[in-house]
Molecule: c-di-GMP-I riboswitch aptamer
RNA sequence: AACCGAAAAAGGCAAACUUGCAGUAAUGUAAGGGCGCAAAGCUAAAGGCCCUUGAUAGUAGAGACGUCAAGGGUGGCUGGGCUGCCGAA
Numbered sequence: 001a002a003c004c005g006a007a008a009a010a011g012g013c014a015a016a017c018u019u020g021c022a023g024u025a026a027u028g029u030a031a032g033g034g035c036g037c038a039a040a041g042c043u044a045a046a047g048g049c050c051c052u053u054g055a056u057a058g059u060a061g062a063g064a065c066g067u068c069a070a071g072g073g074u075g076g077c078u079g080g081g082c083u084g085c086c087g088a089a
Base pairs, nucleotide, nucleotide: 004087005086012037013036017032018031019030020029021028022027035076041082042081043080046078047077048074049073050072051071052070053069054068055067056066
């Protein structure tokens, strides 16, 4: 230094749920909460999932599912990239 990750130490993060706020929504954010986490820190240029809008579609009319397009969300879905605390085996 790399890999690795302990019934170690010091610290850290915070799911569901509740309340306030922002958003059409997915969701974000603040406080409470604590399921979990060694990257549960950052990154949405790869894949997945979710939301919105439009198109498509039989039809008198409407348009659920699907498909396509555009925009958005999720890093606590996975891969990749960047960075980082501690040190037993």